Notes: Small-subunit ribosomal RNA from an uncultured bacterium, 1423 nucleotides, folded computationally. The RNAcentral record of the sequence draws on ENA and SILVA. Its Rfam family is "Bacterial small subunit ribosomal RNA".
RNA sequence: GAGUUUGAUCCUGGCUCAGGACGAACGCUGGCGGCGUGCUUAACACAUGCAAGUCGAACGAAAAGACGGAAAGAGCUUGCUCUUUCCGGAAUUGAGUGGCAAACGGGUGAGUAACACGUAAACAACCUGCCUUCAGGAUGGGGACAACAGACGGAAACGACUGCUAAUACCGAAUAAGUUCCAAGGGCCGCAUGGCCCAUGGAAGAAAAGGUGGCCUCUACCUGUAAGCUAUCGCCUGAAGAGGGGUUUGCGUCUGAUUAGCUGGUUGGAGGGGUAACGGCCCACCAAGGCGACGAUCAGUAGCCGGUCUGAGAGGAUGAACGGCCACACUGGAACUGAGACACGGUCCAGACUCCUACGGGAGGCAGCAGUGGGGAAUCUUCCGCAAUGGGCGAAAGCCUGACGGAGCAACGCCGCGUGAGUGAUGACGGCCUUCGGGUUGUAAAACUCUGUGAUCCGGGACGAAAAGGCAGACUGCGAAAAACAGACAGCAUUGACGGUACCGGAAAAGCAAGCCACGGCUAACUACGUGCCAGCAGCCGCGGUAAUACGUAGGUGGCAAGCGUUGUCCGGAAUUAUUGGGCGUAAAGCGCGCGCAGGCGGCUUCCCAAGUCCCUCUUAAAAGUGCGGGGCUUAACCCCGUGAUGGGAAGGAAACUGGGAAGCUGGAGUAUCGGAGAGGAAAGUGGAAUUCCUAGUGUAGCGGUGAAAUGCGUAGAGAUUAGGAAGAACACCGGUGGCGAAGGCGACUUUCUGGACGAAAACUGACGCUGAGGCGCGAAAGCGUGGGGAGCAAACAGGAUUAGAUACCCUGGUAGUCCACGCCGUAAACGAUGGAUACUAGGUGUAGGAGGUAUCGACCCCUCCUGUGCCGGAGUUAACGCAAUAAGUAUCCCGCCUGGGAAGUACGAUCGCAAGAUUAAAACUCAAAGGAAUUGACGGGGGCCCGCACAAGCGGAGGAACAUGUGGUUUAAUUCGAUGAUACGCGAGGAACCUUACCCGGGCUUGAAUUGCAGAGGAAGGAUUUAGAGAUAAUGACGCCCUUCGGGGUCUCUGUGAAGGUGCUGCAUGGUUGUCGUCAGCUCGUGCCGUGAGGUGUCGGCUUAAGUGCCAUAACGAGCGCAACCCCUCUCUUCAGUUGCCAUCAGGUAAUGCUGGGCACUCUGGAGACACUGCCACCGUAAGGUGUGAGGAAGGUGGGGAUGACGUCAAAUCAGCACGGCCCUUACGUCCGGGGCUACACACGUGUUACAAUGGCCGGUACAGAGGGACGGUGUAAUGCAAAUUGCAUCCAAUCUUGAAAGCCGGUCCCAGUUCGGACUGGGGUCUGCAACCCGACCCCACGAAGCUGGAUUCGCUAGUAAUCGCGCAUCAGCCAUGGCGCGGUGAAUACGUUCCCGGGCCUUGUACACACCGCCCGUCA
Repeated sequence: GAGUUUGAUCCUGGCUCAGGACGAACGCUGGCGGCGUGCUUAACACAUGCAAGUCGAACGAAAAGACGGAAAGAGCUUGCUCUUUCCGGAAUUGAGUGGCAAACGGGUGAGUAACACGUAAACAACCUGCCUUCAGGAUGGGGACAACAGACGGAAACGACUGCUAAUACCGAAUAAGUUCCAAGGGCCGCAUGGCCCAUGGAAGAAAAGGUGGCCUCUACCUGUAAGCUAUCGCCUGAAGAGGGGUUUGCGUCUGAUUAGCUGGUUGGAGGGGUAACGGCCCACCAAGGCGACGAUCAGUAGCCGGUCUGAGAGGAUGAACGGCCACACUGGAACUGAGACACGGUCCAGACUCCUACGGGAGGCAGCAGUGGGGAAUCUUCCGCAAUGGGCGAAAGCCUGACGGAGCAACGCCGCGUGAGUGAUGACGGCCUUCGGGUUGUAAAACUCUGUGAUCCGGGACGAAAAGGCAGACUGCGAAAAACAGACAGCAUUGACGGUACCGGAAAAGCAAGCCACGGCUAACUACGUGCCAGCAGCCGCGGUAAUACGUAGGUGGCAAGCGUUGUCCGGAAUUAUUGGGCGUAAAGCGCGCGCAGGCGGCUUCCCAAGUCCCUCUUAAAAGUGCGGGGCUUAACCCCGUGAUGGGAAGGAAACUGGGAAGCUGGAGUAUCGGAGAGGAAAGUGGAAUUCCUAGUGUAGCGGUGAAAUGCGUAGAGAUUAGGAAGAACACCGGUGGCGAAGGCGACUUUCUGGACGAAAACUGACGCUGAGGCGCGAAAGCGUGGGGAGCAAACAGGAUUAGAUACCCUGGUAGUCCACGCCGUAAACGAUGGAUACUAGGUGUAGGAGGUAUCGACCCCUCCUGUGCCGGAGUUAACGCAAUAAGUAUCCCGCCUGGGAAGUACGAUCGCAAGAUUAAAACUCAAAGGAAUUGACGGGGGCCCGCACAAGCGGAGGAACAUGUGGUUUAAUUCGAUGAUACGCGAGGAACCUUACCCGGGCUUGAAUUGCAGAGGAAGGAUUUAGAGAUAAUGACGCCCUUCGGGGUCUCUGUGAAGGUGCUGCAUGGUUGUCGUCAGCUCGUGCCGUGAGGUGUCGGCUUAAGUGCCAUAACGAGCGCAACCCCUCUCUUCAGUUGCCAUCAGGUAAUGCUGGGCACUCUGGAGACACUGCCACCGUAAGGUGUGAGGAAGGUGGGGAUGACGUCAAAUCAGCACGGCCCUUACGUCCGGGGCUACACACGUGUUACAAUGGCCGGUACAGAGGGACGGUGUAAUGCAAAUUGCAUCCAAUCUUGAAAGCCGGUCCCAGUUCGGACUGGGGUCUGCAACCCGACCCCACGAAGCUGGAUUCGCUAGUAAUCGCGCAUCAGCCAUGGCGCGGUGAAUACGUUCCCGGGCCUUGUACACACCGCCCGUCA
């Protein structure tokens, strides 16, 4: 920095990711080289080999025997060779004595929380082999023990006895310049104990007369050698040095207080012992101390550091490799030797384990290098060499060295190189995708031209080697010396494990060398197929339920690259423990409140000190590493050189601030004086009202209680009322966001005792202050203990109700308790959810207490100050809400507390408590959130306003009957499919006998019933008739092409092929269309403004409207889609036109009629216009507008009706109207035919029709419409038939004909009945349509004459030409199951007080833990 809580937002807050690192491991893959690294686990056990020896120039004995000498013998060439013996004896070997080393080097990290380590100091309490320097010395003796020899025990390891022997082994003696000790004296020095030096006296204590080489100058023998000399290596004493060690101290060094007290040699003293040295290190005595909240003791964990990783830094984590220190060496203990050890490859004891054994006894210690087993996710060769560096011993050569130098194994890490380079488009083949056009892989390949790193082969071939030592030369020192020895100088030759390696040269050939992970967002990189909440993925959010960029595969792409991913761990991001650098009103977080020890912090002035602070200088902070600057390997990693550091210490200086000391001050704080206010506290006493109870009187049937009741009380006299008495508790009015108190809390009155605050004035003290871990005290209610008290109230409990239940709410009772005294408990939403103190920072307005001023006689009013308590508000602050001098502002000081949610304020432990319980206070596990504030919606049995046939007021229905129709269910071979709350159910369907038809049964066809391209064939195709069949179909076959430019073309059939076809699935992939909220008044935008933001404002408010309609107001101003208007019909008028319409006037004519001439006045028809706008009047109102039996007008406030349906909601409906993506079927899920079914029927529901009758039925007479349709049709008329209808003739392609509707009106009849109501059902007979009325049509006539007498709960429609009622027409259609749907006119009401309630809707506001939005969310129990 990002992702993740939400519909969205801001904040808080956790979780997760991107980075770096690793002694790593695992998966896939793997060309080369360089430099590093490699048991983190079992400090588990170890076979085998090696890892510490060396010195003969310390010593004796022995072996060996070059060589020299002597003797003897043999061969003989007579001076040679050989053999034997003896003597001397170099190199060499090596057991033993002795010296030095073995205490280093190498390994490991078990223990250790400690002077172990780091850093800085101290030792005037110390030691120091080998090395260096200086001084002095080295005289003279002695006795042993190994080896060896002999003999013995034992299996072995080994032991022991007798005897001999050497030393640089061992032991006395002499000497003593230093040294040590004692005595007393002097001088100098130090922070203390004390140290150093000088002189005197006394005492004590050394050694190897050695080794080796050389020489004869001195000395002695005197050829030469030595006890002599010389050189060197050693020896002893002392003083120094260097290096090493020991001890002590300051500071620093993990976690836990759910470890708070620990300690008996413990703390100290003086004395002694012991040590290299100080010290209770040890001991006897004496004292009673010592440590601890600045964390003792205890428990857990851990080697420490330089450094390493990370980080901007501060920090955090870590302590492999390299380096320093410590500790350890099978476990535990102990000492010996030694300069040094309490000793990895030494000793002793104990223990465990392993091995040998003759069972008696013995041996061993890989945390050295290799290696083995085991453990484990996991860590190498039983290699080469001392050539180099270093170490031990030695005079040296040299020997030893698993230290070390190298090689081997491992991509374990870092670094470097390669796997080719250039050109190359028809953008090849193949793969993948595709909208079928193409795109992509991709200049990639091929092809052509080059190069040669690595690997391969051949050839050459190092650096590391410098020395020491050797040889030879000259010089210096010593010396008599040219010797020897030592030193330095130049020269020569010799020495390499790695290794025939690095490196160099040459050859050939692109030839031998690329993988891994990812591709939803974070995060660079996308498509196809498969799968279908399956298989699987996943770091977090999350993908997968049939169109998955998230699973698997493929193609493509991205990233890194000999590696790439995963896992684990650490730091970072995380300001998520906050010193740098956080917080605590509501997100986690202020102790309930006070007093106060320690601690922290602290007013003004002057002087001094210099601890903090600051400056300068010095020193230290090993090396390596890191940073910076250079250098060397072809580069880099790697290696080398130089330089630098925040820390610690020391000396000097400064004096502002902090601190310390001294002196002073008054402002902080306190004391004294005066004054008033107050439910402040404690105790004692007193009072009245009310309640209950008791007694008595009056009095009679109820009282009481509730939403309504009941339990309860009452005729044994309640309740009511009167009088008297008793008891306990609480204190009306005053009373007030008034007062007091630290908080809890405090309310009648009086008295006593007592705390605090405030005001005034400014006398006194002189910083005496603030906070406050622990500690101590106070602390509502409930509860507990003991003893009282008990009126009312009232947990528990009982009863009555309510309820599905009601262990509740309501009612009747009622015990603890509430009250008092004493004691305990110690908690509350103990809240202002806000710790205390001090100072500062605009105002306004109340209220309580006190004081002052002006004016005044005084009181009020007014002004000012202090203290307390409220409200509003600016700056500031806050995530926002809000806070705002009583801060949540600006600062300082101190205390308390927080660090994701749950588990949990729980468990365990401890403390307190009589108990209840309180305080302190986790973890495992689990989730990716939990949360705060605010926003927009939705919702509320929240509020306000308003509307609607929403209720109410009415009229008529439904629900009961019969029938029609649709649906569910059931049935069936099939009863095709869809629609299902409102918004499905006389719906798709505006018309299922066949067809329709999609369903079922049966029979057929397979390029197919229909469309179309191509290729081939043909001249036909077609088809009357007849036959078979249920038909499709098959056979038969009279008849039988067109145009032409003569090339051909058209059309049709057959065959093949591409294609078709599907009412199969998905309306949750879609288009289009539609329903509903709802003809409800809403839904938005631009700019501006407000807000961190989501958002708000506008659109809110007041008034008004049918309306977001308008007016006013207004940080808004405008605009859009909706509303309204514009459109159509209807109502009035004007004008134009006048046939098929009309007929007033004129004329003609008829039985009659606009019938005819004529006319267009009227009606009407069709165009074009007008009218209505609250315009006028009155009143109300700012206006908009409202009101009015107003005027006028045909119509009055939208005149009535229609069309018109905003943003959106319901994954609403439809893949079966159509279109369309994807999937599925292809001799079938396609298609043709016959028959059946969609019309079934115990039942349930919806919508309707007809009724139940007299406001009626029937019969007769009689009047008046509108809107449509009509030639496959509508009708008229005549005839026939009771009728449906039939036949003949005529008329209308329509303002011409159809067209004289019914209710109504007039008259008659019926007389309240299951009827002259009602017409279902059934029987018989017919008509019509049609290929065909059996399943399954309509109509007519005759007969039959069912239920039904107005319909339970409940429910529907309608506000005026409406409801109700009456008929007429049309579409579909051969006919019709139409009582349906869509229209038309006739007759023609009632009611609306009103908005409390039901339903739906709109606006404002409020609450919300809802946002899939209350059909939400969510708690408990059970499974």